[in-house]
Context: one part of a larger RNA
């Protein structure tokens, strides 16, 4: 693990892995809304501070999520995981901190705000059918589009004029981002000389010399400057609630708290790919990998990025008795479980963590994130409806069936707790909890106590020994006392609501009961030289043996005996 017989409490509580990663009727398992993105429902509710709105709200638009969480182990043997490393080789939706004066190319212009749509809605309609849709009328955005607006100063080009030794009006350019180039991004220490231009100073002999630079073991980093380059990136036309303030009274100017949206830096969840070591069995597997990449180089390309990942063009190499490559695995790895002095064997489908999968292969959209299946598309094997044209499917979620089979529960309730999701304190969730089924293990331990009586010993005592006291161990169809929970139930506790238990009135004990079993009694091995049948039969027996008219071993009875709410057997394993 199964099973067989037997089961009164209590706590716990595993559970269709094994066989078929086989089919699966039906029902549920993923949705979400705040003051704060869109309400003219012909929807409800009425008012109240409201003559655009204004409460509250189905539905549909918009946004997020739907990659998580469940399942389950078919694959798979240097793969995957495990421990350790890398990323100077990248991407990250969300979190939390930071972060953006520069947009228009110009004559008289929306910026107190632009545009066109479309759902829902009314209304015609198609079909035997779907979470089918088609045509028509309408109307919204934080959905789709479009698109304005701010100093100065500095800095690089050009350079009109003017001829002195020179300076210089004017004009272009200069936000992040993004692609190239091309540049800075230093520095190991000391003293003089020369030569040439040059700036301060100058007693005209001399004399002076200060320049910025972070990090790392290491960089073509970080960061900065130049030149350009982009059809395609931001630089808010958003939303609640407050409504004050200043005057030059103007359709003035200035203003708060929050939401949401947004670049770019890091953070954070984290991915993804790496380095190094380590896996069961096999030689009746001794070579193998390379035509169609196998080892390595150059270079395109493709990637979020590194690389034979891909091309394309050289080279010929790479792994192997230290077991390669093949072959088997009733093989998903690990953390861990039995056993066990030590060494050691043997299991791990299963609650954690990493992988992998949704009947089988494949390919792809969305999206930060998928090579998704409770998403599409095809081939494929199944298998549903049909009006025969068509059309829908994927329970290795959760329940339930049917198949298999030795071998596995309810088509129950709840979001109360624990987490998740979401636009959210309000919704949701078969995650998860909480009852059912449950002798899978496991905890804890009822089935009973007690005295007189009467009898049979037994110590010890007393000489009233044929017996008597004392203290005690048995038997008893005798008899007396208390003591309880198993049941049964008011009630309240429990609990989301209940049940269960703990609490607890009130019921609940004398044998014919509230009755304890399984297995065994010949050795191993603890217990019968009992009676009755049977008569090498018929059975037992793990093994040894037992059985052929006195069976210690078969049938059955009495009695013993182990372990007990268990206890036999089979198997697998130590």
């Nucleotide at each position: 693990u199964a099973u067989g017989c037997u089961u009164g409490u209590u706590u716990c509580a595993a559970a269709g892995a094994u066989u078929a990663a086989g089919c699966u009727a039906u029902g549920c398992a993923u949705g979400u809304c705040u003051a704060a993105g869109u309400a003219u429902a012909a929807g409800c509710a009425a008012a109240c501070u409201a003559u655009a709105c204004a409460g509250u709200g189905a539905a549909a638009c918009u946004g997020c999520g739907a990659a998580u969480g469940g399942c389950u182990c078919a694959u798979u043997a240097a793969a995957u995981c495990a421990g350790u490393u890398a990323u100077c080789a990248u991407u990250u939706a969300u979190u939390u901190g930071a972060u953006a004066a520069u947009a228009c190319c110009u004559u008289a212009c929306u910026a107190u705000u632009u545009g066109g749509a479309u759902a829902a809605c009314u209304g015609u309609g198609g079909u035997a059918a779907u979470u089918u849709u088609a045509g028509a009328g309408c109307u919204a955005a934080u959905a789709c589009a479009u698109g304005c607006u701010a100093a100065a100063a500095a800095u690089c080009c050009u350079g009109a004029u003017u001829u002195u030794u020179g300076g210089a009006a004017g004009g272009g350019a200069u936000g992040u981002a993004u692609u190239u180039a091309u540049u800075a991004g230093a520095u190991a220490a000391a003293a003089a000389a020369c030569u040439a231009a040059u700036g301060c100073c100058u007693u005209c002999g001399a004399g002076c010399u200060u320049u910025u630079u972070g990090g790392u073991g290491a960089u073509u980093c970080a960061u900065g400057a130049u030149a350009a380059c982009u059809u395609a990136a931001c630089a808010a036309a958003u939303c609640a609630c407050a409504u004050g303030g200043c005057c030059u009274u103007g359709c003035g100017c200035c203003g708060g708290c929050a939401a949401u949206a947004g670049u770019u830096c890091a953070u954070u969840c984290a991915a993804a790919u790496u380095u190094c070591u380590g896996c069961c069995u096999u030689a009746u597997u001794a070579a193998c990998u390379u035509u169609c990449g196998a080892u390595g180089g150059u270079a395109g390309g493709a990637u979020a990025g590194u690389g034979g990942c891909u091309u394309a063009c050289c080279a010929u190499a790479a792994u192997u008795u230290c077991a390669a490559c093949g072959g088997g695995u009733a093989a998903c790895a690990a953390g861990g479980a039995a056993u066990u002095a030590g060494a050691a064997u043997u299991c791990g489908a299963u609650u954690u963590c990493g992988g992998a999968g949704a009947g089988g292969g494949a390919g792809c959209c969305u999206a930060a994130g998928a090579a998704a299946c409770g998403g599409c598309u095809a081939c494929u094997a199944u298998a549903u409806u049909c009006a025969a044209a068509a059309a829908a499917a994927g329970u290795a979620g959760u329940a339930g069936g049917c198949g298999c089979g030795u071998a596995a529960a309810u088509u129950a309730u709840u979001u109360a707790a624990u987490u998740c999701c979401g636009a959210u304190u309000c919704g949701a969730a078969g995650a998860a909890g909480u009852a059912g089924u449950g002798a899978c293990a496991a905890u804890a331990a009822a089935u009973a106590u007690u005295g007189a009586u009467a009898u049979a010993g037994g110590g010890u005592u007393u000489u009233u020994u044929u017996a008597g006291g004392u203290c005690u161990u048995g038997u008893a169809a005798u008899u007396g006392g208390a003591a309880u929970g198993a049941g049964u139930a008011c009630a309240a506790u429990u609990u989301a609501a209940a049940u269960c238990u703990c609490u607890u009135a009130a019921c609940g004990a004398g044998g014919a009961a509230c009755a304890a079993u399984u297995g065994g009694a010949g050795g191993g091995u603890a217990a019968g030289u009992u009676u009755g049948g049977u008569g090498c039969u018929a059975g037992c027996a793990g093994u040894c043996g037992c059985g052929g008219u006195a069976a210690u071993u078969c049938u059955a009875g009495c009695u013993c005996u182990a372990a007990u709410a268990g206890c036999g057997u089979a198997u697998a394993u130590u």
Small-subunit ribosomal RNA, 5' domain from Orbilia oligospora, 574 nucleotides, folded computationally.
The prediction has a mean pLDDT of 82.
RNAcentral holds the full RNA, with entries from SILVA.
Its Rfam family is "Eukaryotic small subunit ribosomal RNA". Clan: SSU clan.